[in-house]
This record gives sequence, C1' cells and structure tokens, in this order.
RNA sequence: UUCCGAAAAAGGUAAACCCUCAGAAAUGGGGGGGCGCAAAGCCAAUGGAUCCCGGGAUGGAUGGCCUGGCUGCCGAA
Repeated sequence: UUCCGAAAAAGGUAAACCCUCAGAAAUGGGGGGGCGCAAAGCCAAUGGAUCCCGGGAUGGAUGGCCUGGCUGCCGAA
C1' cells in the first nucleotide's frame, strides 16, 4: 500500500413507528426513536431495478435495491 472486517477500541450514521411541515401520490424536511450499516460519507436517477400519477406519452420518487465515480476512521485473524 492492497485485500479483508473482530463477540476489539473510539467515533459516526439512523429502519420501522410516533409528532409535525410539504406533496395528488410515490416520497421528502424537522423532532423523537434505533432496526441495521465498514462507506448506510459525497456525487450520479440518461446504466439496470422498484414505486407514484396517467388510457398512453410526457412527468415524478427511491442512493438504507444493484451497479459506477471520488474520498475516508480503526487494525485482530
């Protein structure tokens, strides 16, 4: 340095659910919460997938579904 990821240490993040705000909806912001996560950090939705609206097309949503790019803490086997 690369791979790897512990019944390790420190720190981080925050699912369902509840309150509230926005939205027609999927869903999103804030507060509580903590199921999980070694990139669940950042970027990317014109690569795939799923979801919403719609007769269809156009359109919208999800990065905590996969994939891709960039960066990064710790150090047992």
A computed fold for a 77-nucleotide RNA from Nitrospiraceae bacterium UBA6898, annotated as c-di-GMP-I riboswitch aptamer. The prediction has a mean pLDDT of 85.